[in-house]
A computed fold for a 534-nucleotide part of an RNA from uncultured spirochete, annotated as small-subunit ribosomal RNA, 5' domain.
The full RNA is in RNAcentral, with records from Greengenes.
Model confidence (mean pLDDT): 85 of 100.
Context: one part of a larger RNA
């Protein structure tokens, strides 16, 4: 001299933008943080509507149709979004390739089909057993649950045969053989079908993903050896796929002073921070990648998990219990306890943006969009302008003269940024649904699709930002420091004492260095001091 996710001491007016457990991957009251679709399906409480029976005229009973609250089946979704840096020294990760060794729901685009049947089970009924969680028996019912069938040219798969390529296990051409599927809802219908949304099979693509490989980046040798699935290789398993990934047998290799094993450290980059630059430093926010979800292990489901707010087991801890047995995981957004020098609100909204489900309308959304609180940081902008000599008082210093604070002050004219009061008042919203209208492709024609015009809701912040008016200098200045480095002194105090202090040193009676003062230097809503890096 730059920096800071900083803390501490002293002050402290506004605004804009960001930033906020760096410790203890401890423990956590309580509330929310993943739902959705009735256009998948059976039913059903309340309500409508309609009709029957009954009546004490209030209304009960039942029947059909409509809607559909709670729970059930069933799809998609919950593998995203959002938190943490524990743990890893690793193909983790950054960089270039490979995959002739791989998958890939939703999406985009193509081809092709969607015929026929079957048995059930949740709900709910009755019954049981538990204090609770929850669990068991009978009966009985539905589907885009769930099972067989039939069809499937080319083409996908899996295979024999013939040829071509090719460095390879493979890639293409040609011929045969095997062999797998599916589900239906809504609209309109001239009852023939039509449309849109799905469902299956299957080709490309797009996106996400596996997995291999060169190369790069911490410390120790007071760590020199180390390794038995070990390191090859054949058979065989297994995986969406390559592989000791597993398993049998056979071989004896594999690393290693270019530092292996060990050990201790550490999440990795894009960036950040110093530097003129090579470097050093560091990896908070923002972003990409990993790991990781009480601890420690499993795999189930499915396109994806070995899966924070999923399941099982084992362990700690906590918590109900009727002692037989349960229940739960804030390193999600708030809060709370610990620790610590130290880090906020148990706000507000789905208006934007984005996300999940749906045909939509919507619903969910502690992601996110806002407000709150902290000078923690950067930046802006104020705390008044001009005039104003009797150089006022009073202060300090002087023996006095007088110097000085000082145009600074009052005083006099002036402005209103901020402020307080009042008024006014964008933009963040694009358009969606509906309605009218124009074309358009395909239909016998409706409804529907496609492409556009015009109308047309919806703002948490918030009566915000901004503007206008009134109003009155009004509401706002501090902090270090003043012997050299280093910019700015005098006087009193004290007497090697109290003290100062980065260094060099200052203080034992005149102390520019210690206190207080007057005066003056820098900075300035900040000042300084401690830390840490450059």
């Nucleotide at each position: 001299g730059a920096a800071c996710g900083a803390a501490c001491g002293c002050u402290g007016g506004c605004g804009g933008c960001g930033c906020g457990u760096u410790u203890u991957a401890a423990g956590c009251a309580u509330g929310c943080a993943a739902g959705u679709c009735g256009a998948g399906c059976g039913g059903c409480a309340a309500g409508c509507a309609c009709g029957g029976c009954c009546u004490u005229c209030g209304g009960g009973c039942u029947g059909u149709g409509c809607c559909u609250a709670g729970a059930g089946c069933g799809g998609c979704g919950a593998a995203c979004g959002g938190g943490u840096g524990a743990g890893u020294a690793a193909c983790a990760c950054g960089u270039a390739g490979g995959u002739g060794a791989u998958c890939u729901g939703u999406c985009c685009u193509g081809g092709u089909g969607u015929c026929g049947g079957g048995g059930a089970u949740a709900g709910c009924u009755u019954c049981u057993g538990g204090a609770a969680a929850c669990a068991g028996a009978a009966g009985g019912u539905a589907a885009u649950a769930c099972c067989g069938g039939a069809u499937a040219g080319a083409g996908a798969c899996c295979u024999g045969c013939c040829g071509g390529c090719u460095g390879c296990g493979g890639c293409u051409g040609g011929u045969g053989g095997g062999g797998g599927a599916a589900a239906g809802g809504c609209g309109c219908u001239u009852c023939g079908g039509c449309g849109c949304c799905g469902c299956a099979c299957u080709g490309g693509g797009g996106u996400g993903a596996g997995c291999c490989u060169g190369c790069g980046g911490c410390u120790c040798a007071u760590u020199a050896g180390u390794u038995a699935g070990u390191u090859g290789g054949u058979g065989g398993g297994g995986u969406a796929a390559u592989g000791g990934c597993c398993u049998a047998c056979c071989a004896a290799g594999g690393c290693a002073a270019c530092g292996a094993u060990g050990a201790g450290u550490a999440g990795c980059c894009g960036g950040c921070c110093u530097g003129a630059g090579a470097g050093g430093g560091u990896g908070a926010u923002c972003g990409g990648c990993c790991a990781c979800a009480c601890u420690g292990g499993g795999a189930c489901u499915g396109a994806g998990a070995c899966a924070c707010g999923g399941c099982c087991c084992a362990g700690a801890c906590u918590c109900c219990u009727a002692c037989g047995g349960g229940a739960g995981g804030c390193a999600g957004c708030a809060g709370c306890u610990a620790a610590g020098a130290a880090u906020c609100u148990u706000c507000c909204g789905c208006a934007a943006u984005g996300g999940g489900c749906g045909a939509a309308a919507g619903c969910c959304u502690g992601a996110c969009g806002g407000a709150g609180c902290g000078a923690c940081g950067c930046c802006g902008c104020g705390u008044g302008g001009g005039u104003g000599a009797u150089g006022a008082a009073g202060g300090c210093c002087g023996a006095a003269a007088g110097g000085u604070u000082g145009u600074a002050a009052a005083g006099c004219c002036c402005u209103u940024u901020u402020c307080u009061g009042c008024g006014u008042g964008a933009g963040g919203a694009a358009u969606a649904a509906g309605c009218c209208u124009g074309g358009g492709a395909g239909g016998c024609a409706a409804u529907g699709c496609c492409c556009g015009g015009g109308u047309g809701a919806u703002g948490a912040c918030g009566g915000u930002a901004g503007c206008g008016c009134a109003g009155g200098a009004a509401u706002a200045a501090g902090c270090c420091c003043c012997g050299g480095c280093c910019a700015a002194u005098u006087a009193c105090g004290u007497g090697c004492c109290a003290g100062c202090a980065g260094c060099c040193g200052c203080g034992g009676u005149a102390a520019c260095a210690c206190g207080u003062a007057u005066g003056g230097g820098g900075c300035g809503a900040g000042c300084g001091u401690u830390g840490u890096u450059c």